Record summary
Predicted 3D model of a 351-nucleotide part of an RNA (small-subunit ribosomal RNA, central domain) from Torreya grandis.
Context: one part of a larger RNA
């Protein structure tokens, strides 16, 4: 519980694809289901209401009449919705020609750094901290230097306001395959569209299963400090893990805390991509337009903060969700999962 709401107060599903359903561009025709009009029937009485009457009045009792709404029948109207038929091109596809990009997947390569190892030089410390100690080192460390090996990550370019992707996310370089965007031509189809319950796909990190790998880092754990204590912060070590392959999990402050689509509504100023024009040897530049991405700001809106053509403005369509705090995203139950747990999801009681 609504004619209300959903950035921050309760509330936008993490994201996408799409079925049922809901909604749907312009013109003409048909039809009459919705819609509108006329008329008839029905809609018990009481009640309500209007005009009277009766109790001295009133409450009360009583006579007569009626609206509105509903249902069914008959007759009509044809603007709108639906239906029938035909057409259109502004929405949406397709085609052609360009174009930008860390989009995806697979393979190959590269150089710094780190650790380790072999040799050489060398000979006492090194490392660490607020200060120390544990640690490490004459079985030769640390330092310098020449080789080898391994794994992980890719400095500068790089963006304070960059790019791409549905989101999660994506960055050394090269190659193969592959997805989407955008611009121009206005060539094709001719409403083919929007949204989307259920469903399906995808989905960071951690954790899980099996097999590899393991340089650095590092939960747990051990030691050294600090401290009244120190199960911590600091230090020395170090295992899972982090990496790869194949599964499974399905959650995050999965955030723009803002669902998607369409249209309209002042300007200024950046950046990215493209097209055309001006100008130029060329690049840069300037003007216009489209697509994106920032910032300032008017109207408007807002409880305020703020938002403001990338709306939180003005409208339409559609889905999810919300209804005092706690108990509780818990119990029970069901489904899924190897498990961890996930999804759906209350109540008593209490304030």
């Nucleotide at each position: 519980u609504u004619g209300g709401g959903c950035a921050u107060a309760a509330a936008g599903u993490g994201u996408c694809u799409a079925u049922a359903g809901g909604u749907g561009g312009c013109u003409u025709u048909u039809c009459a289901a919705g819609u509108c009009c006329u008329u008839c029937a029905u809609c018990a009485a009481a009640u309500c209401u209007c005009a009277g009457g009766g109790c001295u009045c009133a409450a009360c009792c009583u006579u007569g009449g009626a609206c509105a709404a509903g249902u069914g029948g008959u007759g009509g109207a044809a603007a709108c919705u639906a239906c029938c038929a035909a057409g259109c091109u502004a929405g949406a596809u397709u085609a052609u020609g360009g174009u930008a990009a860390a989009g995806g997947c697979a393979g190959a390569u590269g150089g710094a750094a780190u650790u380790u190892u072999u040799g050489a030089u060398g000979g006492a410390g090194u490392g660490g901290u607020g200060a120390a100690a544990u640690g490490u080192g004459u079985u030769g460390a640390g330092a310098u230097u020449a080789g080898g090996a391994a794994g992980a990550a890719c400095a500068c370019c790089a963006a304070c306001a960059g790019g791409c992707g549905a989101a999660a996310g994506c960055a050394c370089u090269c190659u193969a395959c592959u997805g989407g965007g955008u611009c121009a031509u206005u060539a094709c189809u001719g409403a083919c569209a929007c949204u989307u319950a259920g469903a399906g796909a995808u989905g960071a990190a951690a954790g899980c299963u099996a097999g590899g790998g393991a340089a650095g880092c590092a939960a747990a754990u051990g030691g050294g400090a600090u401290u009244a204590g120190a199960g911590a912060c600091c230090c020395c070590a170090a295992u899972a893990g982090u990496c790869c392959u194949a599964g499974a999990u399905g959650u995050a402050a999965a955030u723009g805390a803002u669902g998607g689509a369409u249209a309209c509504u002042a300007a200024g100023u950046g950046c990215u991509a493209u097209a055309c024009g001006u100008a130029u040897c060329a690049a840069a530049a300037c003007a216009u337009a489209u697509a994106g991405u920032g910032u300032u700001g008017u109207a408007g809106c807002u409880a305020a903060c703020a938002c403001a053509u990338u709306a939180a403005g003005u409208a339409u369509c559609u889905c999810a969700c919300u209804u005092g705090g706690g108990a509780a995203g818990u119990a029970c139950a069901u489904u899924c999962g190897u498990a961890a747990g996930a999804a759906u999801a209350a109540a008593a009681c209490u304030c």

Taxonomically the source falls in Torreya (Eukaryota, Streptophyta, Streptophytina, Euphyllophyta).